[in-house]
The RNA shown here (c-di-AMP riboswitch aptamer (ydaO/yuaA leader)) has 128 nucleotides and comes from a Bacillota bacterium. The coordinates come from a structure-prediction model, not an experiment, and the mean pLDDT is 81. It was read from a public genome assembly, where an Rfam model found it.
């Protein structure tokens, strides 16, 4: 020079999950549930049903996967375009819940480390 690890601090990412005050409590902001008319929706049985989330349908294969379709992220100022590259979980509630002003109520964690190019706005430095 390259490559690969660690380790800090900066800055960055996926997320509502941020800021303030602070001896405990708490408050703004963000998220989320519940909960009228009215509209929508039969009920019972069966294989109950429903909530946050992007995290779901189908086919195929006989297992843990492969394909379709769709859905989500990153690609360091920002849109967007084309390329690249990933994800597509896990939790809750507990026989119960459709929208729903008033209103009631809950959470504000977790985990991580990418950077290719074109256009069109914007920002900084330098010079004259």
């Nucleotide at each position: 020079c390259a490559c690969u690890g660690u380790a800090a601090a900066u800055c960055g990412c996926u997320g509502a999950g941020u800021u303030c005050c602070g001896u405990a409590a708490g408050a703004a902001g963000c998220g989320g549930g519940g909960g009228a008319a009215c509209c929508a929706a039969g009920u019972u049985a069966c294989u109950g049903g429903g909530g946050u989330g992007a995290a779901g349908c189908c086919a195929c294969a006989g297992a843990u996967g492969u394909g379709g379709c769709c859905g989500g992220g990153c690609u360091a100022c920002u849109a967007u375009u084309c390329g690249g590259u990933c994800c597509g979980a896990a939790c809750c509630c507990g026989c119960c819940a459709g929208c729903u002003a008033a209103c009631c109520u809950c959470g504000u964690a977790a985990g991580c480390g990418u950077u290719g190019a074109g256009u069109g706005g914007g920002g900084g430095u330098g010079u004259u």